[in-house]
Context: one part of a larger RNA
RNA sequence: UGACGGGGGCCCGCACAAGCAGCGGAGCAUGUGGCUUAAUUCGAAGCAACGCGAAGAACCUUACCAGGGCUUGACAUGACGGUGAAGCGGCGGAGACGCCGUGGCCGAGAGGAGCCGCCACAGGUGGUGCAUGGCUGUCGUCAGCUCGUGUCGUGAGAUGUUGGGUUAAGUCCCGCAACGAGCGCAACCCCUGCCCCGUGUUGCCAGCAUUCAGUUGGGGACUCGCGGGGGACUGCCGGCGUCAAGCCGGAGGAAGGUGGGGAUGACGUCAAGUCAUCAUGCCCCUUAUGCCCUGGGCUGCACACGUGCUACAAUGGCCGGUACAGAGGGCUGCCACUCAGCGAUGAGGAGCGAAUCCCCCAAAGCCGGCCCCAGUUCGGAUCGCAGGCUGCAACCCGCCUGCGUGAAGUCGGAGUUGCUAGUAAUCGCGGAUCAGCACGCCGCGGUGAAUACGUUCCCGGGCCUUGUACU
Numbered sequence: 001u002g003a004c005g006g007g008g009g010c011c012c013g014c015a016c017a018a019g020c021a022g023c024g025g026a027g028c029a030u031g032u033g034g035c036u037u038a039a040u041u042c043g044a045a046g047c048a049a050c051g052c053g054a055a056g057a058a059c060c061u062u063a064c065c066a067g068g069g070c071u072u073g074a075c076a077u078g079a080c081g082g083u084g085a086a087g088c089g090g091c092g093g094a095g096a097c098g099c100c101g102u103g104g105c106c107g108a109g110a111g112g113a114g115c116c117g118c119c120a121c122a123g124g125u126g127g128u129g130c131a132u133g134g135c136u137g138u139c140g141u142c143a144g145c146u147c148g149u150g151u152c153g154u155g156a157g158a159u160g161u162u163g164g165g166u167u168a169a170g171u172c173c174c175g176c177a178a179c180g181a182g183c184g185c186a187a188c189c190c191c192u193g194c195c196c197c198g199u200g201u202u203g204c205c206a207g208c209a210u211u212c213a214g215u216u217g218g219g220g221a222c223u224c225g226c227g228g229g230g231g232a233c234u235g236c237c238g239g240c241g242u243c244a245a246g247c248c249g250g251a252g253g254a255a256g257g258u259g260g261g262g263a264u265g266a267c268g269u270c271a272a273g274u275c276a277u278c279a280u281g282c283c284c285c286u287u288a289u290g291c292c293c294u295g296g297g298c299u300g301c302a303c304a305c306g307u308g309c310u311a312c313a314a315u316g317g318c319c320g321g322u323a324c325a326g327a328g329g330g331c332u333g334c335c336a337c338u339c340a341g342c343g344a345u346g347a348g349g350a351g352c353g354a355a356u357c358c359c360c361c362a363a364a365g366c367c368g369g370c371c372c373c374a375g376u377u378c379g380g381a382u383c384g385c386a387g388g389c390u391g392c393a394a395c396c397c398g399c400c401u402g403c404g405u406g407a408a409g410u411c412g413g414a415g416u417u418g419c420u421a422g423u424a425a426u427c428g429c430g431g432a433u434c435a436g437c438a439c440g441c442c443g444c445g446g447u448g449a450a451u452a453c454g455u456u457c458c459c460g461g462g463c464c465u466u467g468u469a470c471u
Base pairs, nucleotide, nucleotide: 002470003468004467005466007465008464009463010462011461012460013459015455016454019419020418021417022416023415026310027309028308029307030306031305032304033303034301035300042053043052064296065295066294067293068292069291070290073121077120078119080117081116082115083114087102088101089100090099091098092097105112106111123285124284126283127282128281132279133278134274135273136272137270139268144183145182146181147180148179149178150159151158152157163174164173165172189262190261191260192259194230195229196228197227198226199225200224204219205218208217209216233256236250237249238248239247240246312412316371317370318369319368320367321366322365328359329358330357333352334351337348338347339346340345378409383404384403385402386401387400388399389398425447426446427445428444429443430442431441
């Protein structure tokens, strides 16, 4: 100087408290440990590993295992020599591949492509993240971290950055041997909330005409889309405050004191994570630790844990009727509509590269009816049968439909998580990946709460100070 303290002071944060919904019990899904295995590829490990890399493991992927094969190699460059190109057909084979036949590249030529031999080399998801770059997590969107000059100190270093106020903030004010400055904070960027201007097609429809229908004529008012601008600054008033910064209340306003949300992550810490995204030093393999193929495995199951989904019901379940989104996606695609089927879906088939057409009936809700507290008209696991779809192929090991079967479960021990408002809770919808496969992930809107006295305590953090045998 730091770090630490079951030292002190001050102050924050869903940290506690207040409150709502959960998890921990059940079934299932998924990840992990363990066990098993020929293999169950590898990594991730308290917070910050465990629905994580994986935004798609039937083959492929695939890195693992078994077996069958290749050796200049699946891929690159160069040198030398050679020349029945490639492709197609047949046979063998699980295939990779091998053999036979056919075929006879471009160029006038030199030569080139392809192929073969040989050489130099390729190749490695082999090791080391304790050799590294890059990228990332975390403390933490926390308010901090430093520098120049000056001053003080023998020096390490201090001062500035401490102090009095104030703020979300090292934010600002005042004071001060300091005066300035940089990286951070804030602002500048994007979305959203109000208004105005411009522009009206594929969007919109008040008035006019018209129609089953903004359908058509027409219209630019409105909604909305796109572009541009205005608007909020403690600007105004009152009080408090050190004549300050600012705080409290009020007016006006669509909005107030950072309006709400996002992007943005200082110096650094954890020899944190990643050599399996990529790059890369060194080491190692070189008829194999490289490469190809078929099949299997990554899906194994006495168990244990994490994260989820569905429930245990009446604020509910089922049936009928009926209303209202937003954001996205679509041409080897989205598929209206018609027909067939109880249905998954199939057969036809229009439109749309899309503010035009389609996905697209949103669901909870509302109206009416049944159930009457029961392991039930709750719950749907499990299993049987019959089908559909994708795909070369659903046995291992996909998703969906119909009928039957109907398990555990009656609200969950110790303990533990999230959330302060359009939030939690609850309801559905879309998208990426993708042939197919979503209870995960990333988004979208609908309905829409309760509570916060307070900072003693638990956890994390900031500033000052104190003790120290640690640095």

Description: Predicted 3D model of a 471-nucleotide part of an RNA (small-subunit ribosomal RNA, 3' major domain) from an uncultured bacterium. Model confidence (mean pLDDT): 88 of 100. RNAcentral holds the full RNA, with entries from ENA and SILVA. It matches the Rfam family "Bacterial small subunit ribosomal RNA". Its family is annotated with structural constituent of ribosome and ribosome in the Gene Ontology. A reference for the family is Yusupov et al. (2001), "Crystal structure of the ribosome at 5.5 A resolution", Science.